Context: one part of a larger RNA
Molecule: large-subunit ribosomal RNA, domain IV
Organism: mouse gut metagenome
RNA sequence: CUCUGGCCAAGGAACUCGGCAAAAUGACCCCGUAACUUCGGAAGAAGGGGUGCUCCAUCGUGUGAAGAGUUUUACAUUUUGAGCACGAGGGAGCCGCAGUGAAUUGGUGGUGGCGACUGUUUACUAAAAACAUAGGUCUGUGCGAAGUCCUAAAGACGACGUAUACGGACUGACGCCUGCCCGGUGCUGGAAGGUUAAAAGGAGGAGUCAGCGCAAGCAAAGCUCCGAAUUGAAGCCCCAGUAAACGGCGGCCGUAACUAUAACGGUCCUAAGGUAGCGAAAUUCCUUGUCGGGUAAGUUCCGACCUGCACGAAUGGCGUAACGAUCUCCACACUGUCUCGGCCAGAGACUCG
Numbered sequence: 001c002u003c004u005g006g007c008c009a010a011g012g013a014a015c016u017c018g019g020c021a022a023a024a025u026g027a028c029c030c031c032g033u034a035a036c037u038u039c040g041g042a043a044g045a046a047g048g049g050g051u052g053c054u055c056c057a058u059c060g061u062g063u064g065a066a067g068a069g070u071u072u073u074a075c076a077u078u079u080u081g082a083g084c085a086c087g088a089g090g091g092a093g094c095c096g097c098a099g100u101g102a103a104u105u106g107g108u109g110g111u112g113g114c115g116a117c118u119g120u121u122u123a124c125u126a127a128a129a130a131c132a133u134a135g136g137u138c139u140g141u142g143c144g145a146a147g148u149c150c151u152a153a154a155g156a157c158g159a160c161g162u163a164u165a166c167g168g169a170c171u172g173a174c175g176c177c178u179g180c181c182c183g184g185u186g187c188u189g190g191a192a193g194g195u196u197a198a199a200a201g202g203a204g205g206a207g208u209c210a211g212c213g214c215a216a217g218c219a220a221a222g223c224u225c226c227g228a229a230u231u232g233a234a235g236c237c238c239c240a241g242u243a244a245a246c247g248g249c250g251g252c253c254g255u256a257a258c259u260a261u262a263a264c265g266g267u268c269c270u271a272a273g274g275u276a277g278c279g280a281a282a283u284u285c286c287u288u289g290u291c292g293g294g295u296a297a298g299u300u301c302c303g304a305c306c307u308g309c310a311c312g313a314a315u316g317g318c319g320u321a322a323c324g325a326u327c328u329c330c331a332c333a334c335u336g337u338c339u340c341g342g343c344c345a346g347a348g349a350c351u352c353g
């Protein structure tokens, strides 16, 4: 010097990203216990007091010796109740610094964010605000169900179930709610018209050669090849519906008798121009916004404001008791975290052997 323990004057978080670590609290009994609340909780809230040993009497509970009475003499019955055990409170006394004498054995309170909760997760750096969840909604499925596995065969699961059922998707207890847009994409429905495959169809054309022709050439039938019109489904175009489907939810200018602001007006564009609620937020760039609170002093925190770079309603919005090895801030208690170090014990390192 390192590690593991123990102790410390005065101060008590000044340490530090952060009270990390340590200290403190702790058991049982009694008293007492707030906001808030879904009336269950919160709650062991908080905050107080007691606890050992010896003796004495009292009371309660259990067990029930021995005795007494009665007769229907029996393993009967009635009664008195010793002793022992346990418990409760009361009174005396004794000892120590200290009586849950060691050990095991909650620190507490307040505010806010997120997630309702119990649960699950990255076996070996992440336990969470992530996943799940009950609840909500949409959607598919009428039974050989949809969906799933599968030489997409049989067969099986679904299910020995039957729409209060099963599958898929989103949201995520509960409370109050969930606005506008169907132009685009998707899905559902529609079928008049347009487009359109294979196929059908075969106008017409080409090659070949019997024949005809002096020749150039023409050319039947057959065979071979190309092939127009026309007919031709779904789909697409088209017409509707649908947003708890994917998604989207404006700009400029002017205006009130101080100023400022604009209930109001004009105009352009759009499918429609963000409603309620919330808001410098797990979202705010400018920004340590401004004001208030807390501190002597506060980029964090809490309450407001709204100028929302770039919240917003089941990619849910806003609240919310309880819960959390969650995250943020504050306070009390407590302390070697620190001011600022010191000492002790053990194990290493080191030196000698």
Stems, first nucleotide, its partner, number of pairs: 001348008010339002014337001019334001027051005036041001038173001052094005058088006066080005071074001095099001107332004112327002114324002119131002135171007147157003174319004179249003184246002186242005193237003199231002204226005211218002250268005277311001278308001289305005